Predicted 3D model of a 73-nucleotide RNA (transfer RNA) from a Polyangiales bacterium.

[in-house]
RNA sequence: GGGCGAUUAGCUCAGCUGGUAGAGCAGGGGAUUCUUAAUCCCUUGGCCGAUGGUUCGAUUCCAUCAUCGCCCA
Numbered sequence: 001g002g003g004c005g006a007u008u009a010g011c012u013c014a015g016c017u018g019g020u021a022g023a024g025c026a027g028g029g030g031a032u033u034c035u036u037a038a039u040c041c042c043u044u045g046g047c048c049g050a051u052g053g054u055u056c057g058a059u060u061c062c063a064u065c066a067u068c069g070c071c072c073a
Base pairs, nucleotide, nucleotide: 001072002071003070004069005068006067007066010025011024012023013022019056027043028042029041030040031039049065050064051063052062053061
């Protein structure tokens, strides 16, 4: 320098050919227990990496940039 992939909750990840987002773990509260652990119930938490474009409408499509990873040179 060229190509490809990833970026969504504190962490690990889903999101089904565009209709304003979920799971597990973690955190908070409760039940159970003599207490703890385990188990069960409820619940908080995200303007989806940034900026533009297309569209009535973008996490999703397009462009550029940023960070990380892999391959080629």

The organism belongs to Polyangiales, within Bacteria. It matches the Rfam family "tRNA". Model confidence (mean pLDDT): 82 of 100.